[in-house]
RNA sequence: GGGUGCGUAGUUUAAUGGUAAAACAGGCGGCUCCAGACCGCCAGACGGGGGUUCGAUUCCCUCCGCGCCCA
Numbered sequence: 001g002g003g004u005g006c007g008u009a010g011u012u013u014a015a016u017g018g019u020a021a022a023a024c025a026g027g028c029g030g031c032u033c034c035a036g037a038c039c040g041c042c043a044g045a046c047g048g049g050g051g052u053u054c055g056a057u058u059c060c061c062u063c064c065g066c067g068c069c070c071a
Base pairs, nucleotide, nucleotide: 001070002069003068004067005066006065007064010024011023012022013021018054026042027041028040029039030038047063048062049061050060051059
């Protein structure tokens, strides 16, 4: 330099154009003499910009970051 894949919560993963789901981690409460385990509740995310669409995490373009292949 060319090609290709990926980017969602603190972490690991879902969601084939229609209210973004869960596990672990975190906070609060219950249980307990205390703690852990267990149970309940709460908070927390679509990499940036633009386009298509009534509607975009999803489709298109571009930029940024990461991985792989070729040179």
The RNA shown here (transfer RNA) has 71 nucleotides and comes from a Candidatus Pacearchaeota archaeon. RNAcentral records the identical sequence in 2 taxa. Its Rfam family is "tRNA". The coordinates come from a structure-prediction model, not an experiment, and the mean pLDDT is 86. The sequence is in RNAcentral, with records from ENA and MGnify.